RNA sequence: GGGCCUGUAGCUCAGCUAGGUAGAGCGUCCGGCUUUUAACCGGACGGCCAAGGGUUCGAAUCCCUUCAGGCCCG
Numbered sequence: 001g002g003g004c005c006u007g008u009a010g011c012u013c014a015g016c017u018a019g020g021u022a023g024a025g026c027g028u029c030c031g032g033c034u035u036u037u038a039a040c041c042g043g044a045c046g047g048c049c050a051a052g053g054g055u056u057c058g059a060a061u062c063c064c065u066u067c068a069g070g071c072c073c074g
Base pairs, nucleotide, nucleotide: 001073002072003071004070005069006068007067010026011025012024013023020057027045028044029043030042031041032040050066051065052064053063054062
C1' cells in the first nucleotide's frame, strides 16, 4: 500500500441480509419469599446504535468518507 471482519446499555451480545416504537442475559437499586444469607420470583434503572455526510416520508439497518481494533496478502 491492498483486501476482509468488527464497533449497539456499566459488561457479553442479538437486531442489519428484507428500512417502520432499540432488545436479551449479566449488573445495580427496590420489593417479595426465607430465622438470616444464598438461590428463586416481581419491578425499576440504563444506549439519539464509533464520528460526519448523503438517499428516503422514515436509517442501528442502504450509500460515501473518516476514526479505533483484529485478521490476511504484498
About this RNA:
Transfer RNA from a Methanobacteriota archaeon, 74 nucleotides, folded computationally. The prediction has a mean pLDDT of 81. The organism belongs to Methanobacteriota, within Archaea. The sequence was found in a public genome assembly. Rfam family: tRNA. By type it is a transfer RNA.